[in-house]
RNA sequence: UAAUUCCUUCGGGGUCAGGUGAAAUUCCUAACCGGCGGUGAUGAAGCAUAGCUUCUUAGUCCGUGACCCGUUUAACAAUCGUUAAGCGGUGGAUCUGGUGAAACUCCAGAGCCGACAGUUAAAGUCUGGAUGGGAGAAGGAAAAA
Repeated sequence: UAAUUCCUUCGGGGUCAGGUGAAAUUCCUAACCGGCGGUGAUGAAGCAUAGCUUCUUAGUCCGUGACCCGUUUAACAAUCGUUAAGCGGUGGAUCUGGUGAAACUCCAGAGCCGACAGUUAAAGUCUGGAUGGGAGAAGGAAAAA
RNA backbone atom coordinates (compact mmCIF):
# COMPACT_ATOMS: atom_id res chain seq x y z
C1' U A 1 0.00 0.00 0.00
C1' A A 2 -3.93 -3.40 0.40
C1' A A 3 -7.36 -8.33 -1.39
C1' U A 4 -10.71 -9.66 2.13
C1' U A 5 -13.60 -9.86 6.72
C1' C A 6 -16.15 -7.47 10.62
C1' C A 7 -18.47 -3.28 13.51
C1' U A 8 -21.11 1.50 14.05
C1' U A 9 -23.96 5.44 12.08
C1' C A 10 -26.67 7.37 8.05
C1' G A 11 -29.67 6.02 3.93
C1' G A 12 -37.08 9.39 -0.38
C1' G A 13 -39.63 13.91 -1.84
C1' G A 14 -44.51 15.79 -3.16
C1' U A 15 -52.09 18.04 -4.28
C1' C A 16 -51.48 25.34 -3.14
C1' A A 17 -56.11 26.99 -5.19
C1' G A 18 -60.64 25.75 -7.71
C1' G A 19 -64.85 22.56 -10.39
C1' U A 20 -68.52 18.38 -10.31
C1' G A 21 -70.78 15.27 -6.78
C1' A A 22 -74.34 12.22 -1.60
C1' A A 23 -69.25 10.92 -1.50
C1' A A 24 -62.91 12.40 -4.59
C1' U A 25 -55.89 15.45 -1.40
C1' U A 26 -58.24 9.33 -6.00
C1' C A 27 -62.14 12.25 -11.42
C1' C A 28 -61.59 17.40 -14.13
C1' U A 29 -58.64 22.36 -14.22
C1' A A 30 -54.36 23.31 -11.90
C1' A A 31 -50.15 22.44 -8.33
C1' C A 32 -46.04 19.73 -6.59
C1' C A 33 -41.92 15.74 -6.27
C1' G A 34 -37.58 13.15 -8.40
C1' G A 35 -33.71 6.96 -4.32
C1' C A 36 -28.57 4.92 -5.19
C1' G A 37 -23.95 3.99 -8.34
C1' G A 38 -21.79 5.15 -13.30
C1' U A 39 -20.99 8.31 -17.53
C1' G A 40 -20.56 13.52 -18.53
C1' A A 41 -18.79 19.21 -23.43
C1' U A 42 -21.69 22.29 -17.23
C1' G A 43 -20.10 25.42 -13.22
C1' A A 44 -16.42 26.63 -9.37
C1' A A 45 -11.64 26.60 -7.04
C1' G A 46 -6.44 25.69 -7.07
C1' C A 47 -1.74 24.95 -9.58
C1' A A 48 4.22 24.30 -11.79
C1' U A 49 -1.42 27.25 -17.06
C1' A A 50 -1.17 24.65 -25.29
C1' G A 51 -2.69 22.01 -19.77
C1' C A 52 -3.43 19.44 -15.13
C1' U A 53 -5.86 18.41 -10.30
C1' U A 54 -10.05 18.63 -6.92
C1' C A 55 -15.22 19.47 -6.01
C1' U A 56 -19.71 19.67 -8.85
C1' U A 57 -23.50 18.53 -13.21
C1' A A 58 -29.20 13.14 -16.09
C1' G A 59 -36.55 11.30 -12.80
C1' U A 60 -36.68 9.96 -18.85
C1' C A 61 -28.75 7.33 -21.18
C1' C A 62 -26.15 2.62 -18.72
C1' G A 63 -26.74 -0.19 -14.29
C1' U A 64 -29.37 -0.78 -9.69
C1' G A 65 -32.94 -0.78 -5.00
C1' A A 66 -37.92 -0.94 -2.70
C1' C A 67 -42.96 -3.86 -4.40
C1' C A 68 -44.53 -8.38 -6.88
C1' C A 69 -43.70 -13.67 -8.84
C1' G A 70 -40.80 -18.15 -8.80
C1' U A 71 -37.03 -21.01 -6.58
C1' U A 72 -32.68 -23.25 -3.37
C1' U A 73 -30.74 -24.16 1.44
C1' A A 74 -31.22 -23.91 6.80
C1' A A 75 -34.08 -23.50 11.35
C1' C A 76 -38.91 -24.01 13.45
C1' A A 77 -43.84 -26.31 12.77
C1' A A 78 -48.60 -32.28 13.33
C1' U A 79 -50.21 -29.91 8.67
C1' C A 80 -51.13 -25.41 6.00
C1' G A 81 -46.88 -22.78 6.52
C1' U A 82 -43.35 -19.09 9.15
C1' U A 83 -38.53 -16.95 9.51
C1' A A 84 -33.48 -16.23 7.76
C1' A A 85 -29.75 -16.26 3.99
C1' G A 86 -29.17 -16.61 -1.26
C1' C A 87 -30.45 -17.24 -6.65
C1' G A 88 -33.59 -16.18 -10.96
C1' G A 89 -37.57 -13.33 -13.23
C1' U A 90 -40.82 -9.13 -13.72
C1' G A 91 -40.54 -3.96 -13.38
C1' G A 92 -41.74 3.38 -16.06
C1' A A 93 -40.74 7.57 -19.12
C1' U A 94 -37.73 12.40 -24.52
C1' C A 95 -38.20 14.69 -28.31
C1' U A 96 -37.46 19.37 -31.19
C1' G A 97 -34.33 23.58 -31.91
C1' G A 98 -29.47 26.03 -30.65
C1' U A 99 -24.09 25.88 -29.87
C1' G A 100 -20.18 22.73 -31.13
C1' A A 101 -15.24 18.47 -33.62
C1' A A 102 -18.42 15.85 -30.42
C1' A A 103 -24.55 16.55 -26.50
C1' C A 104 -30.83 11.78 -25.23
C1' U A 105 -26.21 14.90 -19.97
C1' C A 106 -25.20 21.98 -21.61
C1' C A 107 -28.88 26.24 -23.22
C1' A A 108 -34.14 27.16 -24.97
C1' G A 109 -38.93 25.04 -25.75
C1' A A 110 -42.54 21.40 -25.53
C1' G A 111 -43.56 16.50 -23.67
C1' C A 112 -43.61 12.05 -20.84
C1' C A 113 -43.19 8.55 -16.38
C1' G A 114 -43.99 6.78 -11.44
C1' A A 115 -44.96 -0.93 -7.17
C1' C A 116 -48.65 -3.34 -4.04
C1' A A 117 -53.04 -3.22 -0.59
C1' G A 118 -56.90 0.14 1.25
C1' U A 119 -60.69 4.06 0.41
C1' U A 120 -68.53 6.54 0.69
C1' A A 121 -65.26 7.66 -6.09
C1' A A 122 -60.42 5.48 -10.08
C1' A A 123 -54.19 7.89 -5.87
C1' G A 124 -46.46 9.17 -8.11
C1' U A 125 -48.35 12.95 -3.65
C1' C A 126 -53.62 10.37 1.52
C1' U A 127 -53.66 5.72 4.83
C1' G A 128 -51.12 0.86 5.42
C1' G A 129 -47.32 -3.30 5.30
C1' A A 130 -42.94 0.11 7.15
C1' U A 131 -40.15 1.89 14.34
C1' G A 132 -39.57 -2.86 8.00
C1' G A 133 -36.33 -3.66 3.78
C1' G A 134 -32.79 -1.29 0.79
C1' A A 135 -29.18 0.06 -3.70
C1' G A 136 -25.48 2.42 -1.33
C1' A A 137 -22.70 6.51 1.68
C1' A A 138 -19.47 7.90 5.75
C1' G A 139 -16.39 6.48 9.78
C1' G A 140 -13.70 2.69 12.47
C1' A A 141 -11.20 -2.24 13.56
C1' A A 142 -8.53 -6.57 11.95
C1' A A 143 -5.64 -8.15 7.85
C1' A A 144 -3.64 -12.33 3.38
C1' A A 145 -0.10 -10.74 0.09
Predicted 3D model of a 145-nucleotide RNA (FMN riboswitch aptamer (RFN element)) from Neobacillus driksii. NCBI's taxonomy places the organism under Bacteria, Bacillati, Bacilli, Caryophanales, Neobacillus. Model confidence (mean pLDDT): 81 of 100. It was read from a public genome assembly, where an Rfam model found it.